[in-house]
Context: one part of a larger RNA
Molecule: large-subunit ribosomal RNA, domain II
Organism: Pseudomonadota bacterium
RNA sequence: GCCUGCGAGUUAAUCUUUGUGGCAAGGUUAAGGGAGUUACACCCGAAGCCGUAGCGAAAGCGAGUCUGAAAUGGGCGUUCAGUCGCAAGGAUUAGACACGAAACCGGGUGAGCUACUCAUGGCCAGGGUGAAGCGAGUUUAAUAGCUCGUGGAGGCCCGAACCCACUAACGUUGCAAAGUUAGGGGAUGAGCUGUGAGUAGAGGUGAUAUGCCAAUCGAACUCGGAGAUAGCUUGUUCUCCCCGAAAUAGCUUUAGGGCUAGCGUCACAUGUUCAGUACCGGGGGUAGAGCACUGGAUGGGCUAGGGGGCUUCCAGCUUACUGAACCUAACCAAACUCCGAAUACCGGUACUCCAGAGUGUGGCAGUCGGACUACGGGAGAUGAGUUUCGUGGUCGAGAGGGAAACAGCCCAGACCAUCGGCUAAGGUCCUAAAAUAUAGGCUAAGUGGGAAACGAGGUGGGAUUACAUAAACAACCAGGAGGUUGGCUUAGAAGCAGCCAUCCUUUAAAAAGUGCGUAAUAGCUUACUGGUCAAGUGAUCCUGCGCGGAAAAUAUAACGGGGCUAAGCCUAAUACCGAAGCCAUGGAUCUCAGCAGCCUGCGGGCUAGCUGGGGUAGUAGGGGAGCGUUCUGUUCAGCGGGGAAGGCUGACUGAAAAGACAGCUGGAGCGGACAGAAGUGAGAAUGCAGGC
Numbered sequence: 001g002c003c004u005g006c007g008a009g010u011u012a013a014u015c016u017u018u019g020u021g022g023c024a025a026g027g028u029u030a031a032g033g034g035a036g037u038u039a040c041a042c043c044c045g046a047a048g049c050c051g052u053a054g055c056g057a058a059a060g061c062g063a064g065u066c067u068g069a070a071a072u073g074g075g076c077g078u079u080c081a082g083u084c085g086c087a088a089g090g091a092u093u094a095g096a097c098a099c100g101a102a103a104c105c106g107g108g109u110g111a112g113c114u115a116c117u118c119a120u121g122g123c124c125a126g127g128g129u130g131a132a133g134c135g136a137g138u139u140u141a142a143u144a145g146c147u148c149g150u151g152g153a154g155g156c157c158c159g160a161a162c163c164c165a166c167u168a169a170c171g172u173u174g175c176a177a178a179g180u181u182a183g184g185g186g187a188u189g190a191g192c193u194g195u196g197a198g199u200a201g202a203g204g205u206g207a208u209a210u211g212c213c214a215a216u217c218g219a220a221c222u223c224g225g226a227g228a229u230a231g232c233u234u235g236u237u238c239u240c241c242c243c244g245a246a247a248u249a250g251c252u253u254u255a256g257g258g259c260u261a262g263c264g265u266c267a268c269a270u271g272u273u274c275a276g277u278a279c280c281g282g283g284g285g286u287a288g289a290g291c292a293c294u295g296g297a298u299g300g301g302c303u304a305g306g307g308g309g310c311u312u313c314c315a316g317c318u319u320a321c322u323g324a325a326c327c328u329a330a331c332c333a334a335a336c337u338c339c340g341a342a343u344a345c346c347g348g349u350a351c352u353c354c355a356g357a358g359u360g361u362g363g364c365a366g367u368c369g370g371a372c373u374a375c376g377g378g379a380g381a382u383g384a385g386u387u388u389c390g391u392g393g394u395c396g397a398g399a400g401g402g403a404a405a406c407a408g409c410c411c412a413g414a415c416c417a418u419c420g421g422c423u424a425a426g427g428u429c430c431u432a433a434a435a436u437a438u439a440g441g442c443u444a445a446g447u448g449g450g451a452a453a454c455g456a457g458g459u460g461g462g463a464u465u466a467c468a469u470a471a472a473c474a475a476c477c478a479g480g481a482g483g484u485u486g487g488c489u490u491a492g493a494a495g496c497a498g499c500c501a502u503c504c505u506u507u508a509a510a511a512a513g514u515g516c517g518u519a520a521u522a523g524c525u526u527a528c529u530g531g532u533c534a535a536g537u538g539a540u541c542c543u544g545c546g547c548g549g550a551a552a553a554u555a556u557a558a559c560g561g562g563g564c565u566a567a568g569c570c571u572a573a574u575a576c577c578g579a580a581g582c583c584a585u586g587g588a589u590c591u592c593a594g595c596a597g598c599c600u601g602c603g604g605g606c607u608a609g610c611u612g613g614g615g616u617a618g619u620a621g622g623g624g625a626g627c628g629u630u631c632u633g634u635u636c637a638g639c640g641g642g643g644a645a646g647g648c649u650g651a652c653u654g655a656a657a658a659g660a661c662a663g664c665u666g667g668a669g670c671g672g673a674c675a676g677a678a679g680u681g682a683g684a685a686u687g688c689a690g691g692c
Base pairs, nucleotide, nucleotide: 001692002691003690004689005688006687011094012093013092014091015090016089017088018087019086020085021084022083023082026050027049028048032044033043034042054061055060064076065075066074067073097235098234100232104225105224106223107222108221109220115199116198117197118196119195120194121193122192123191124189126158127157128156129154133150134149135148136147137146138145162186163185164184166183167182168181169180170179201217203213204212205211210219238626239625240624241623242622243621248261249260250259251258252257262367263366264364265363266362267361268360269359270358272355273357275352276351277350278349279348280347281346282345288339289337290336294333295332296331298329299328300327301326305322306321307319308318309317310316370395371394372393373392374391375390376389377388378387379386400411401410402409415587416586417585418584420583421582422581426577427576428575429562430561431560435574438572439571440570441569442568448564454548455547458545459544460543461542462541463540464539465538466537467536475532476531477530478529479528481505482504483503486500487499488498511526515524516523588616589615590614591613592612593611594610595609596607597606598605599604627681629678630677631676632675633674634673635672636671638670639669646665647664648663649662650661652659653658
């Protein structure tokens, strides 16, 4: 890992609701007893319990009573059938759907491992160093000292046994649940070690590492309390049919848990009350707008006042300063409003309605982590696949078609069948179903098929304006002069460093000079003018489609691909494709209405009947109807060695759970119908046991 088997809402008591049955102003027995049975059944047994009357704290009174001195009062009552079984849903108390802690407490078992201690034994090759003491010599006044010898100390040195475990590699399903190899440390000591003893868990022992106390230690192990508790995780077993949520509010030592409400379902009651649409009647201060208030804020005008200056000096004059108020123009506001919608909301009337609408009562829930999207806001950086509210949608719990792929986007809500049809979104060159369709434009960038500020004689459309056959724009030919080198400045300044002025003349025209240039001149050029040529030329604004701006990590990789100049974009109109949508045909099922049949205690009830309408996605969850397993009772005077159950196989039946039949196998029990009772259905629980 697979297979087979086992494996989770049970039982009891009490309460409550529903269904059903008995009896009924009553209902019912419990313990116990009688006869009898394998046992239940049967007959007794009203002690008790519930109901039939309540009110009051009570005495007590009683259809009333309490309050009170007393009620015209007020409170609770006076009308309304119960009770005992059976079955089902739920609750409470119990282990209470199953498995699962870490822990807590009690009684014991452990020091054959290890820690420390006690008693008694054992062990430490070899080599080195050479303390004290002592002796001799020398020396001293004598000591001290020195030299040589002797001696053999030491948690001394080197190094085996022995003990340890510092480093590295290997080993890591090992040789080994801690080792091996090569090195390393101690090796006469606080040494190592054998044997026998001691200390015990709220404890011992400890040269403290929270170490060790039998591969277990921040409190051993074992059995018990015990099925501890687990607001947590996981799992929870057959089928079909009808309906179908929530992820919100309030409170909570509450925030991943609860209770109540909201939203679901079932039953009963009510019977159009709900909802939609239309009309009528309402209140409002949002969007917008506005500046009349409250504030903010800009320009202009005018002006009191302030600052500066002058001055005859305390009264004036003046000012390129400032400037309230006022006037005017244009503005801003969630906490501004002279105004002011659309929606929404409330009330009334009418219409529609076999719609899974409303309301009430009762039974049973689940939900309280939501997600994205569109719009309206707050927070944030007008960041986030961010966060927090409101309104709608989808997902959640929703399949199908489209968006290449893609819970939340677009279309559309899947009862079943069909080699029938029509459409939606989206599409119609190939991949790939359908237009290589039509008409008119645009784009040249593969734009389409990613992006901003900003930039540009890209190109289409529109508007305004200037010049132009009295000849424009561009190009070419020619001119572009004189006073004068204007004055100042300057070494110089001559159109052209800078400052000031910027006139006059000749002219078709020509600046006291547009740019280059020179040391300064010179030179080139422009404005301006004439000619050649001959028809449009320039400027500004609005707008369509394009261009640049444009750099990323495996590989083209920013159309899904091929590829496309339309097979791109815009406008118009046509055809077709396209879904589980709609239609068609047949069928299943639920529900409502009408009808029919049967029964009736006449209130009604029942029926897989007939006709018609409407439905039939679905998680949590509610409701309904069934299938199968084991056992029990009754029955078929059922089946069975002429072959039961079980097993294997098969093209059969049923909407499903499932059920027949046949063959082979197997070798002794088993089934149908109707009831009853449950150890009643497995694929998951790191489930349990076995097999492989």